[in-house]
RNA sequence: CGCCGAAUCCCCGCUAUGGAUCGGGGAACGGGGGACCCAGAAGUAGGGGCGAAUCCCAUGGUGAGGGCCAUGGGAGGCGCAGGCUCUUUCAGCGCCAGCCCGUCAGCUAACCCCGCAGGCCGACGAAAGAGGA
Numbered sequence: 001c002g003c004c005g006a007a008u009c010c011c012c013g014c015u016a017u018g019g020a021u022c023g024g025g026g027a028a029c030g031g032g033g034g035a036c037c038c039a040g041a042a043g044u045a046g047g048g049g050c051g052a053a054u055c056c057c058a059u060g061g062u063g064a065g066g067g068c069c070a071u072g073g074g075a076g077g078c079g080c081a082g083g084c085u086c087u088u089u090c091a092g093c094g095c096c097a098g099c100c101c102g103u104c105a106g107c108u109a110a111c112c113c114c115g116c117a118g119g120c121c122g123a124c125g126a127a128a129g130a131g132g133a
Stems, first nucleotide, its partner, number of pairs: 002120003008027006029115005038106001046104001047101004054075009076096005084131007
């Protein structure tokens, strides 16, 4: 310079000035709760949320069992460069984690609440279309 991600921008205070931090507020973006109607059966083996991070099969282990763990395979999902952006196809490379609520939540107008972090450092293709400069 760029990348993953909602995670950026602006204003005020502290300040001689600038930046960062901290406190407060706003916009954009993102998430949750929450009627009628509709949907639906569930209930400790709890249930649910953020996120791409799930599902199935086989073998082995464990368990009374539901399950849980390991290995292998399959399906599916996500990201990247291609040098302005976006979409699609093929090929290539990589990921499929982690955390939270606390017995409780389907959808859901009004309304209410919350987040605005953190982590990376590669130079690795071929086509089609649209927009912009």